[in-house]
RNA sequence: GAGUCGACCAGACAGUCGCUGUGAUGCCCAGGCGUCGCAGAGGAAAGUCCGGGCUCCGAAGGGCAGGGUGCCAGGUAACACCUGGGGGACGCGAGUCCACGGAAAGUGCCACAGAAAAUAUACCGCCGGUCUUUGACCGGUAAGGGUGAAAUGGUGCGGUAAGAGCGCACCGCGUCGGUGGCAACAUCGACGGCAGGGCAAACCCCACCUGGAGCAAGACCAAAUAGAGAAGCAUACCGUGUCGAUUUGACGCGGCGACGCGUUGCCCGCGCGGCUUCUGGGUAGGUCGCUAGAGGUGCACGGUGACGAGCACCCCAGAUGAAUGACUGUUCUCGACAGAACCCGGCUUACAGGUCGGCUC
RNA sequence: GGCCCCAUCGUCUAGUGGUCCAGGACAUCACUCUUUCAAGGUGAAGACACGGGUUCGAUUCCCGUUGGGGCCG
Numbered sequence: 001g002a003g004u005c006g007a008c009c010a011g012a013c014a015g016u017c018g019c020u021g022u023g024a025u026g027c028c029c030a031g032g033c034g035u036c037g038c039a040g041a042g043g044a045a046a047g048u049c050c051g052g053g054c055u056c057c058g059a060a061g062g063g064c065a066g067g068g069u070g071c072c073a074g075g076u077a078a079c080a081c082c083u084g085g086g087g088g089a090c091g092c093g094a095g096u097c098c099a100c101g102g103a104a105a106g107u108g109c110c111a112c113a114g115a116a117a118a119u120a121u122a123c124c125g126c127c128g129g130u131c132u133u134u135g136a137c138c139g140g141u142a143a144g145g146g147u148g149a150a151a152u153g154g155u156g157c158g159g160u161a162a163g164a165g166c167g168c169a170c171c172g173c174g175u176c177g178g179u180g181g182c183a184a185c186a187u188c189g190a191c192g193g194c195a196g197g198g199c200a201a202a203c204c205c206c207a208c209c210u211g212g213a214g215c216a217a218g219a220c221c222a223a224a225u226a227g228a229g230a231a232g233c234a235u236a237c238c239g240u241g242u243c244g245a246u247u248u249g250a251c252g253c254g255g256c257g258a259c260g261c262g263u264u265g266c267c268c269g270c271g272c273g274g275c276u277u278c279u280g281g282g283u284a285g286g287u288c289g290c291u292a293g294a295g296g297u298g299c300a301c302g303g304u305g306a307c308g309a310g311c312a313c314c315c316c317a318g319a320u321g322a323a324u325g326a327c328u329g330u331u332c333u334c335g336a337c338a339g340a341a342c343c344c345g346g347c348u349u350a351c352a353g354g355u356c357g358g359c360u361c
Numbered sequence: 362g363g364c365c366c367c368a369u370c371g372u373c374u375a376g377u378g379g380u381c382c383a384g385g386a387c388a389u390c391a392c393u394c395u396u397u398c399a400a401g402g403u404g405a406a407g408a409c410a411c412g413g414g415u416u417c418g419a420u421u422c423c424c425g426u427u428g429g430g431g432c433c434g
Stems, first nucleotide, its partner, number of pairs: 001361009011331007019040010042337001046348002049346005054214004061268004066210005071085005086100001087098004101205002106203002108199003123145002125141007153171006172194001173192008218288004228279006237255007259273005295314005301308002332335001362433007371387004379417001389405005410426005
């Protein structure tokens, strides 16, 4: 000098006037006003893409379907995140990137071109043979040409009429075994002449995970309103009790079962017993949920690391038409993206500039 | 704040991996017809929201961004 990785900051100070919450205090007096003090947006508060906490729903059970993840091991409350490792790609390197299971389980697709796009096959060519040898036919071949995104292992030597794993060596591939490793995998040896095109962000198969909804969830308080009307359908059967009774019957309980309703998309199972439609009425306020938490900071410990465990200290927004602002002055390097709404861990996206550290060339 | 859906000519839409020039209707423009206008006829122009990835190939499949719409007691 060039580059790479990580951590951090996100104008500063002072004054005045406001806003939200809260502590103390005074007054009126029981929810307001005043005084003093303290605290008051982010690394992404964003997108709502994942995961979890929390809350409710289902008679809270099972199965199927559906959805998600996809090398291995670990971390974690959990994850699609993170760490370490393996494999592949890029880079001289530090390092970066990878939806990285299965295509000999099955199905499907591969346009155009091309002989042939996957049970195979032969346009030109090469070689041999026959025939009236400028050529045609028959046979062999897949080395070469041509087509295509992709063409049936690659290179070399031998071999052959020409060729060909036809034979051999190396590489690739497959099977078996050994060694190292928890494993992914690596490596070594033997055997096999080669089975195997690509696509699974096509269906699918395999392994693992998965109930649904979301703080407008939900709970409470007070008030108000409603529990009303009309129409239609159903009210079967058995047992038993009471009332009534000549009998029919009315009411209640139980059983069985049809039907209906509920039960997350379906089924089984389960629960409930009148059901359906229309009209009419109502949808308004306050409190809690709400911020002490998988919380921060520091010190030492274990671990390669993510992280874990220990001790000490600290409290750090909580609004609900929704606060965190405006003005003035000084100063500098003249200030980007951007504003909490239940909370937390990640990912992704946006972002002016600056500081520090590790490493590489 | 939360949950869901959509994006193709100016408008409404078809197409859901390729064979074609992304098709059609209305609208626009030009010509024709008519004395003129309308209607009719002929023709033309005009689009896959944007950026990446998978694939030989993407409007379609996947991811992200942008924009629009709907619902909640």